[in-house]
Context: one part of a larger RNA
RNA sequence: UUCAGGUUAAGGAACUCGGCAAAUUCGCCCCGUAACUUCGGAAUAAGGGGCGCCUUGAGUAAGUGAUGUUCCUGCGAAUGGAGCUGAAAAAGGCCGCAGUGAAAAGGCCCAAGCGACUGUUUAACAAAAACACAGGUCUCUGCUAAGUCGUAAGACGAUGUAUAGGGACUGACACCUGCCCGGUGCUGGAAGGUUAAGAGGAGAGGUUAGCCGCAAGGCGAAGCUUUGAAUUGAAGCCCCAGUAAACGGCGGCCGUAACUAUAACGGUCCUAAGGUAGCGAAAUUCCUUGUCGGGUAAGUUCCGACCUGCACGAAUGGUGUAACGAUUUGGGCACUGUCUCAACCUGAAGUCCA
Numbered sequence: 001u002u003c004a005g006g007u008u009a010a011g012g013a014a015c016u017c018g019g020c021a022a023a024u025u026c027g028c029c030c031c032g033u034a035a036c037u038u039c040g041g042a043a044u045a046a047g048g049g050g051c052g053c054c055u056u057g058a059g060u061a062a063g064u065g066a067u068g069u070u071c072c073u074g075c076g077a078a079u080g081g082a083g084c085u086g087a088a089a090a091a092g093g094c095c096g097c098a099g100u101g102a103a104a105a106g107g108c109c110c111a112a113g114c115g116a117c118u119g120u121u122u123a124a125c126a127a128a129a130a131c132a133c134a135g136g137u138c139u140c141u142g143c144u145a146a147g148u149c150g151u152a153a154g155a156c157g158a159u160g161u162a163u164a165g166g167g168a169c170u171g172a173c174a175c176c177u178g179c180c181c182g183g184u185g186c187u188g189g190a191a192g193g194u195u196a197a198g199a200g201g202a203g204a205g206g207u208u209a210g211c212c213g214c215a216a217g218g219c220g221a222a223g224c225u226u227u228g229a230a231u232u233g234a235a236g237c238c239c240c241a242g243u244a245a246a247c248g249g250c251g252g253c254c255g256u257a258a259c260u261a262u263a264a265c266g267g268u269c270c271u272a273a274g275g276u277a278g279c280g281a282a283a284u285u286c287c288u289u290g291u292c293g294g295g296u297a298a299g300u301u302c303c304g305a306c307c308u309g310c311a312c313g314a315a316u317g318g319u320g321u322a323a324c325g326a327u328u329u330g331g332g333c334a335c336u337g338u339c340u341c342a343a344c345c346u347g348a349a350g351u352c353c354a
Stems, first nucleotide, its partner, number of pairs: 001349008010340002014338001019335001027051005036041001038172001052094005062085003068079004095099001107333007114325002119131002135170007147156003173320004178250003183247002185243005192238003198232002203227005210219003251269005278312001279309001290306005
């Protein structure tokens, strides 16, 4: 010097991103215990008091229950109380600084965010507000089910059968869950348009028996062959409907009231429809330390409001919510070497000197 541990005057969070760490609290008995609440809780809430030893209480209350006796014959019942064990309240006394005398054994309260809860998770930097969850909704599936694995056989689903099974979203509970089907998706429809292979075969080409021609060459049936128009031709798409707890979306400008300001009201443009209830500077607010109030001597955080929501909003759920949380944020009481400001002691390691 570092590490591990112990003690500390006065103060008591002034430390620090932050009470991190440490300290306080701690057992049993008694008293007492608020808001809120899903009436279960909250709750060991909070906050107080007692605790040792001796005598009396008292070998008492209480516990256990033998020999015996009775009924009886079952390895039963009743009666009885020996022996053994053995308190407390209360009263009196004694000692110490101190009596759960050592050890072991919650610090507490208030307010807010998030998630209902118990659970699960990044083995070895993240335990959470993430995942899951019971509950809710939609959707598929009639059994050789849908779905999944496999080339297949086959298997799971399930030795189940729609109160069942698969998929998706939401996430206890309470109150609710508004408008838009134009786009995309899904479901249904089938009149019309478009449309593949196939069917179809008009027509065209090649070849040539033959014919014409002095020749060069020309024409050319059948067959074979190369093509090939019209016509016909399913689903799909176009089209027509439905559907948002499907993917998603949910406006602008101008004017107007007898102070001013504001605009219940009016006009106009656009849209599929223009954000309803509730909440709101929020885990969302840029401007922003918004403004006002509270708390502090002093508060970019916090709480309550306001609403000008850059860019909340209703199962990508909205708003509340008791209980719960090694969760996040703010405040307070108690407590302390966190600090003012450091000192000493014990142990370990290292370094230096002798």
Large-subunit ribosomal RNA, domain IV from a sediment metagenome, 354 nucleotides, folded computationally. Rfam family: Bacterial large subunit ribosomal RNA.